[in-house]
Context: one part of a larger RNA
RNA sequence: GCCGGCGACUCAUAGGUAUUGGCUCGGUUAAGGGAAAAUUUACCGUAGCCUUAGCGAAAGCGAGUCCUAACGAGGCGAUUGUCACUACUUAUGGACCCGAACCUGGGUGAUCUAUCCAUGACCAGGAUGAAACUUGGAUGAAACUAAGUGGAGGUCCGAACCGACUGAUGUUGAAGAAUCAGCGGAUGAGUUGUGGUUAGGGGUGAAAUGCCACUCGAACCCAGAGCUAGCUGGUUCUCCCCGAAAUGCGUUGAGGCGCAGCAGUUGACUAGACGUAUAGGGGUAAAGCACUUUUUUGGUUAGGGCCGCGAGAGCGAUACCAAAUCGAGAUAAACUCUGAAUACUAGAUGUGAACCCACAAAUAGGGUUCAAGGUUGGCUGGUGAGACAAUGGGGGAUAAGCUUCAUUGUCUAGAGGGAAACAGCCCGGAUCACCAGCUAAGGUCCCUAAAUGAUCGCUAAGUAAUUAAGGAUGUAGGGGUGCCGAGACAUUCAUGAGGUUUGCCUAGAAGCAGCCAUCCUAUAAAGAGUGCGUAAUAGCUCACUGAUCCAGCGCUCUUGCGCCAAAAAUGAAAGGGAUUAAGCGAUCUGCCGAAGCUGUGGGAUGAAAAUCGGUAGGGGAGUAUUCCGCUUUAGAUGGAAGCACCUGCGUAAGCGGGCGUGGAUGAAGCGGAAGUGAGAAUGUCGGU
Numbered sequence: 001g002c003c004g005g006c007g008a009c010u011c012a013u014a015g016g017u018a019u020u021g022g023c024u025c026g027g028u029u030a031a032g033g034g035a036a037a038a039u040u041u042a043c044c045g046u047a048g049c050c051u052u053a054g055c056g057a058a059a060g061c062g063a064g065u066c067c068u069a070a071c072g073a074g075g076c077g078a079u080u081g082u083c084a085c086u087a088c089u090u091a092u093g094g095a096c097c098c099g100a101a102c103c104u105g106g107g108u109g110a111u112c113u114a115u116c117c118a119u120g121a122c123c124a125g126g127a128u129g130a131a132a133c134u135u136g137g138a139u140g141a142a143a144c145u146a147a148g149u150g151g152a153g154g155u156c157c158g159a160a161c162c163g164a165c166u167g168a169u170g171u172u173g174a175a176g177a178a179u180c181a182g183c184g185g186a187u188g189a190g191u192u193g194u195g196g197u198u199a200g201g202g203g204u205g206a207a208a209u210g211c212c213a214c215u216c217g218a219a220c221c222c223a224g225a226g227c228u229a230g231c232u233g234g235u236u237c238u239c240c241c242c243g244a245a246a247u248g249c250g251u252u253g254a255g256g257c258g259c260a261g262c263a264g265u266u267g268a269c270u271a272g273a274c275g276u277a278u279a280g281g282g283g284u285a286a287a288g289c290a291c292u293u294u295u296u297u298g299g300u301u302a303g304g305g306c307c308g309c310g311a312g313a314g315c316g317a318u319a320c321c322a323a324a325u326c327g328a329g330a331u332a333a334a335c336u337c338u339g340a341a342u343a344c345u346a347g348a349u350g351u352g353a354a355c356c357c358a359c360a361a362a363u364a365g366g367g368u369u370c371a372a373g374g375u376u377g378g379c380u381g382g383u384g385a386g387a388c389a390a391u392g393g394g395g396g397a398u399a400a401g402c403u404u405c406a407u408u409g410u411c412u413a414g415a416g417g418g419a420a421a422c423a424g425c426c427c428g429g430a431u432c433a434c435c436a437g438c439u440a441a442g443g444u445c446c447c448u449a450a451a452u453g454a455u456c457g458c459u460a461a462g463u464a465a466u467u468a469a470g471g472a473u474g475u476a477g478g479g480g481u482g483c484c485g486a487g488a489c490a491u492u493c494a495u496g497a498g499g500u501u502u503g504c505c506u507a508g509a510a511g512c513a514g515c516c517a518u519c520c521u522a523u524a525a526a527g528a529g530u531g532c533g534u535a536a537u538a539g540c541u542c543a544c545u546g547a548u549c550c551a552g553c554g555c556u557c558u559u560g561c562g563c564c565a566a567a568a569a570u571g572a573a574a575g576g577g578a579u580u581a582a583g584c585g586a587u588c589u590g591c592c593g594a595a596g597c598u599g600u601g602g603g604a605u606g607a608a609a610a611u612c613g614g615u616a617g618g619g620g621a622g623u624a625u626u627c628c629g630c631u632u633u634a635g636a637u638g639g640a641a642g643c644a645c646c647u648g649c650g651u652a653a654g655c656g657g658g659c660g661u662g663g664a665u666g667a668a669g670c671g672g673a674a675g676u677g678a679g680a681a682u683g684u685c686g687g688u
Stems, first nucleotide, its partner, number of pairs: 001688006011093008020084004026050003032044002054061002064076003096234002099231001103224006114198001116196007123188001125157003128153001132149006161185003165182005200216001202212003209218001237622006247260005261383002263380008273351004278346003286338001287336002292332001294330001296328005301322001303321002305318001307316003352370006386411010416427003431602004436598003442592003445577003451589001453588006464579001470564002474561010492547003497521003503515002527542001531540002603612003623677001625674010642661002645658005
């Protein structure tokens, strides 16, 4: 892991509500007593409880009463069952089941290990050579000195022994801490045997929160104890109906609760919901500047500044600042002289189905009934982590698959078709069956169902998936404007001169370093010169003009579709193939396409119309298991239960039949009672 057993909403007491039943000339007994054969039952027992009147704190009054000096108004009343069974629910108990870490009490441990005590044991070999002493030298005697003897030491090297610094192996190990190779101490604060001491709110500790029997920030065992767990996990048969929430307020509250909201169910009352027009109030969007805030500029012009004149008073002047005012132009969530669309409110009006008047049919009309909706009461819940999309806002950076509100939708709890795949996007809401039809979104060359459809354009980039500023004689269209048979634009041939090297400047400056000026002549036309060039000249070229040629040529604005700009990490990433349409824009006609709609047949609810997706959750109806009661009944010649295989029926849980095995107990109907249904709980026991 698999298979098979076992495995979770119970019971007691009390309250609430509902169904059913008894009595209602109110209901009912509790403790207790108790005949006949009976543990007991019938019966007795009215103490008590509910009810029969309420209001007020109360005195008290009373269908009323309270508040008040009093009225009015207002509050609560103006009435009613009760006792049981059953179901649901609540409270108290372990209270649906399993699960802590802990806390407390009483005990058991120092055969491991920590310290200590008593008594024993052990430490190969080698090295070093302290004190002291002896002898010699030395001295007046010493000190001192030399040689020897000697054998000190938390001394040195190094086995046993004790330890554990490094690496490798091992890591479902040979081993719940080892092995191998090196390593540290090894006469000492050494190691070790045996016996003993200290005990958990404690001991011991050369101190690491270490150790106290593989257990230590408080040992282990038993008990309180089924501790508690706002937490996690699990919670067992079927079918039918309805069907949420993830919000507000409060909370030592935030992943929990309470009340409200939303669901179910059962009553009462009401007549709605939606559309249309009408009538309302509003101060949002927009707009505006009349107020308030911010703000540009011009005019007029106080006040101030700068400047000038003057001895001063003062006068003048100003492309300085500027109140006020006038003109023009702006700004606002906390501005408004204005002001929508929606939304909201109100009373009207219209709209559904069936049946009847009611006929052969149709139209119109009248009436009745029903449904959805709303308000309110009883009972029973779940929810109170929401997600994305669109629109309007706040926060953020007009960032986020961001965050927080509002209004909707979808998902949640929604299957089906489309978007290649894709909870939240588009279409559309699955009662069941069908090898029938029509459509939606979306598609119609092949993969792949359906147009290699039609008409008019565009694109040349495989654009057709993909972002901008910026850039460009891409291409198709529209507008404006200039030149042009008195010959444009482009090409080619030719001219491009004289005063003059203008003047200044400068070493030089001659069209062309720089500054000023920029005229005149003759011409078809030619600048005191457009660029290159020289030291300066020279030289080339342009403007301008003629000839050649012969019909359009420039500039600018704008629209459509394209081009460049365009770089990412496993692999192309855009469905694939491919396509010049099978791309893009516009128009048209078919077809395909879903669990939508229709058709045919069946089911459930309902009087009918109609309805029947569904998580949490509520309600309803059933099925099976074990045991019991009553009534029937099967079974050893012909075979009960159980088991295996085959087979029939039912919407399902399930219920039958046959054959074999098996070898003694079962089955049906109507009721009753529960240890009453397993796939999940790192469930539990057994098997494998």
Molecule: large-subunit ribosomal RNA, domain II
Organism: Didymoplexis pallens